The RNA shown here (transfer RNA) has 74 nucleotides and comes from a Patescibacteria group bacterium. The sequence is in RNAcentral, with records from ENA. Its Rfam family is "tRNA". Rfam links the family to the GO term triplet codon-amino acid adaptor activity.

[in-house]
């Protein structure tokens, strides 16, 4: 060049047309002499751009990063 799979909070994953979720992690409480651990509670997130749709994270198209597989011609 070509096929293929990944991008969802600070990290690790789920989830897939109808309110975006967990677990760590951070913050704030309770407890404690203090701290830790345990409870409890909060704040935070669908890679960038269009297209379809009543309604996209989800379904198309493109671009942009990460892997994996593999030529042909010279």
């Nucleotide at each position: 060049g070509g096929g293929g799979g990944c991008u969802u909070a600070g990290u690790u994953a789920a989830g897939u047309g109808g309110u975006a979720u967990a677990a760590c992690a951070u913050u704030g409480g309770u407890c404690u002499c203090c701290a830790a651990a345990a409870c409890c509670a909060a704040g935070g997130u669908c890679g960038g751009a269009g297209g379809u749709u009543c309604g996209a994270u989800u379904c198309c198209u493109u671009c942009a990063g990460c892997c994996c597989c593999u030529g042909c011609c010279a």